[in-house]
Context: one part of a larger RNA
RNA sequence: UGACGGGGGCCCGCACAAGCGGCGGAGCGUGCGGUUUAAUUCGACGCAACGCGCAGAACCUUACCAAGGCUUGACAUGCGACUGCAGGCCCCGGAAACGGGGCGUCCCUUGAGGGUGUCGCACAGGUGCUGCAUGGCUGUCGUCAGCUCGUGCCGUGAGGUGUUGGGUUAAGUCCCGCAACGAGCGCAACCCCCGCUGCCAGUUGAAUGAUCUGGCGGGACUGCCGGUCGCAAACCGGAGGAAGGUGGGGAUGACGUCAAGUCAGCAUGGCCCUUACGUCUUGGGCUACACGCACGCUACAAUGGCCGGGACAGAGGGUUGCCAAGCCGUGAGGCGGAGCCAAUCCCCCAAACCCGGUCUCAGUUCAGAUCGUGGGCUGCAACUCGCCCACGUGAAGUCGGAGUCGCUAGUAACCGCAGGUCAGCAGUACUGCGGUGAAUAUGUUCCCGGGCCUUGUACA
Repeated sequence: UGACGGGGGCCCGCACAAGCGGCGGAGCGUGCGGUUUAAUUCGACGCAACGCGCAGAACCUUACCAAGGCUUGACAUGCGACUGCAGGCCCCGGAAACGGGGCGUCCCUUGAGGGUGUCGCACAGGUGCUGCAUGGCUGUCGUCAGCUCGUGCCGUGAGGUGUUGGGUUAAGUCCCGCAACGAGCGCAACCCCCGCUGCCAGUUGAAUGAUCUGGCGGGACUGCCGGUCGCAAACCGGAGGAAGGUGGGGAUGACGUCAAGUCAGCAUGGCCCUUACGUCUUGGGCUACACGCACGCUACAAUGGCCGGGACAGAGGGUUGCCAAGCCGUGAGGCGGAGCCAAUCCCCCAAACCCGGUCUCAGUUCAGAUCGUGGGCUGCAACUCGCCCACGUGAAGUCGGAGUCGCUAGUAACCGCAGGUCAGCAGUACUGCGGUGAAUAUGUUCCCGGGCCUUGUACA
């Protein structure tokens, strides 16, 4: 000087408390461990691994396994030699890759050559190892308020001072004081979205009003008033206002820490393989299943289930696409073909909600797992291993031990909608969007994490 303390003081944070809803019990989905396996590819492991890389594993992907093949190679560049080959089509063997045979025979060009193929040589190739050799990128403490520098001063020196102190703030924010005076990276502001408003424009709506969209502006600054304070910073209350003291949300992450993560996104040093640790193909596996854990979904019902009728969004996507009307089918879906490169057409009937009816507390008209049969769709192909529909079957489950998680307002909770990936889909995930819309906060003793000052230390 730091770090640490079941030392002290001050102060924050859904940290506790006050509340609301969950998880932990059940079934299922997904991930992980374990076990199994020819293989169940690999990575990630407290917070900060475990719906994570995966914003799409039937083949492909795919890195794993088995079997069958190739060796200048699936891919790149160069040199030399040869050739009219090669590509394409047909036949045979084969699971395919591939092998054999047949047909067929080149283009450009100033014939030097180039394209293509075969052979040979250099070389390619490696998701093989090392993230403790690295770049880049990322997580985390933490959007916490800190981390430093120049000169000066103090100290033999490590170093200190500034950055401490008194107030104040979300903030090293600002004020005052002070051997310090300044400055930089952080904070804040500048950026984007939302809420109010003026003008302009518009293939927008409505029918002359200002809806919607876009552009350019205005508006909020403790600016005004009162009070408190040292009459400083600031705090408390009020007015006006769509909005008030950072208006709400986002983007933005200092010096550094964890030899944190990633050699499998990419790049890259070194090491290793080179008729194989490279590469092609078929099939399998990544989907196994006595178990354990994590994150979710659906429930256990009457604030409910079912039936009928009625109402209201926002944000997105669409030409190998979205697909209307109409018709067929109980339905998934099929036929059909209008419109739309989309403020025009389509996806697109939002659902919770409201009205009426029914059920009457039961393992039920709750719940829907599991299984059987029949069908639909995508795709070369749904056996391993897709999704959906109909009928039947109807399991556990009656609110969950110790413990544990999220959330302070348009938030939690509840409700649906869309998108990316994508042929299809294992999505209950993720990322957004709107609809309905709470309760509680006396407070900082305690638990957890953090900031500043101070103290102890045999630790660095």